Bacterial RNase P class A from a Gammaproteobacteria bacterium, 409 nucleotides, folded computationally. Taxonomically the source falls in Gammaproteobacteria (Bacteria, Pseudomonadati, Pseudomonadota). Rfam family: Bacterial RNase P class A. Its family is annotated with tRNA processing, dimeric ribonuclease P complex and ribonuclease P activity in the Gene Ontology. It is recorded under the gene name rnpB.
[in-house]
RNA sequence: GAAGUCGGCCGGGCAAUCGCUGUGCUCCAUCCUUCAAUGCAUUUUAAGCCUUGUCUUUACCGGUAAUGCUGGAGUGAAUUGAAGGAUGGAGCAGAGAGGAAAGUCCGGGCUCCACAGGGCAGGGUGCCAGGUAACGCCUGGGGGGCAAAAGCCCACGGCCAGUGCCACAGAAAAUAUACCGCCAUGUAAAAAUGGUAAGGGUGAAAUGGUGCGGUAAGAGCGCACCGCGCAACAGGUAACUGUUGUGGCAGGGUAAACCCCACUCGGAGCAAGACCAAAUAGGGAAGCAACGGCGCGGCCCGCGCUGCUUCCGGGUAGGUUGCUUGAGAUGUAGAGUGAUCUGCAUCCUAGAUGAAUGAUUGCCCCAACUUCGGUUGGACAGAACCCGGCUUACAGGCCGACUUCAGUU
Numbered sequence: 001g002a003a004g005u006c007g008g009c010c011g012g013g014c015a016a017u018c019g020c021u022g023u024g025c026u027c028c029a030u031c032c033u034u035c036a037a038u039g040c041a042u043u044u045u046a047a048g049c050c051u052u053g054u055c056u057u058u059a060c061c062g063g064u065a066a067u068g069c070u071g072g073a074g075u076g077a078a079u080u081g082a083a084g085g086a087u088g089g090a091g092c093a094g095a096g097a098g099g100a101a102a103g104u105c106c107g108g109g110c111u112c113c114a115c116a117g118g119g120c121a122g123g124g125u126g127c128c129a130g131g132u133a134a135c136g137c138c139u140g141g142g143g144g145g146c147a148a149a150a151g152c153c154c155a156c157g158g159c160c161a162g163u164g165c166c167a168c169a170g171a172a173a174a175u176a177u178a179c180c181g182c183c184a185u186g187u188a189a190a191a192a193u194g195g196u197a198a199g200g201g202u203g204a205a206a207u208g209g210u211g212c213g214g215u216a217a218g219a220g221c222g223c224a225c226c227g228c229g230c231a232a233c234a235g236g237u238a239a240c241u242g243u244u245g246u247g248g249c250a251g252g253g254u255a256a257a258c259c260c261c262a263c264u265c266g267g268a269g270c271a272a273g274a275c276c277a278a279a280u281a282g283g284g285a286a287g288c289a290a291c292g293g294c295g296c297g298g299c300c301c302g303c304g305c306u307g308c309u310u311c312c313g314g315g316u317a318g319g320u321u322g323c324u325u326g327a328g329a330u331g332u333a334g335a336g337u338g339a340u341c342u343g344c345a346u347c348c349u350a351g352a353u354g355a356a357u358g359a360u361u362g363c364c365c366c367a368a369c370u371u372c373g374g375u376u377g378g379a380c381a382g383a384a385c386c387c388g389g390c391u392u393a394c395a396g397g398c399c400g401a402c403u404u405c406a407g408u409u
Stems, first nucleotide, its partner, number of pairs: 001405010012364007020096002023093016040076006047070003051066005098380001102391002105389005110269004117301004122265005127141005142156001143154004157260002162258002164254003179200002181196005208226006227249001228247008273321004283312006292306005328347008365378005
């Protein structure tokens, strides 16, 4: 310098002007509720007072009735003040769409069925050990495959439980065989007979591989090594690996074929649910009915409830909540190969509801081109209950580690 592999990060920045949504505080206006005060109206009336009538009395005192006034109680509206709430406006403070918000593929939290069990069927996963709330995810190992290597991929239990399938080609794909060839016999030459599966052909795959010996020619026929089965020992938590011994061992593949084995699995979903308000027709018809019916994804048992199912017709579909403090984030220390865990400190970062974060200008940054004046471009893409993963998309740029090649010193 080039090529490659793995991991991490950014993905436009700054400023100004105008604009949008939520939250907190302050102020203003209107409305509502509650309380208090004031006077007014009205009803009632314990008590007191004035006037008049009446009873008694010589008279007074006293009893009683009516009107009026004061006062008490209740009710009503009005005014003022205080508190709370709602709506609108203004000001200030601070916040506001991702690494994938995407796919809806997995796993959960949460809500309801519902008080919530057992089994069958069905589904999911599939080497071992860990991590995690959990997973089909992640980490580390084992085995297999690819690559020169760094590294990458694996739908990685079982074919000796059973049943299937292996088209075509080929002699033959399992109830195994002999097309060519080789050898022996035979013949003038053939034919024919016997042996053979080492060589060739067909095919994805031909019945262990290589080599030596042996043979009429061959063949695990024998031997050595490799492979395979079994046994023992050693290492490892384990998957598995290694060593030693033994056996000539003889058809393979396929389970992302049915199946067997091990482990595991309620369902539905924020349009779940809860509350408030409003409106309508508590309507009509048919069927079943306690030995019944309905509910719990399918079936059985079991459990719970006591009416249920179907059709026609009518009304409402508005508001509040769920709704964002979390299996949370950041920093740091320790443990661990690692995923991750534990402790301490700091932080609060959307909550919309036809759907908010945008527009303009200037400067800077990156990339390409350039007549060096400048021009063009700057990715994939927008939360909607929340979280952990996986998969997919991504212009451009930065950083780190590793592998190989070439050159120079």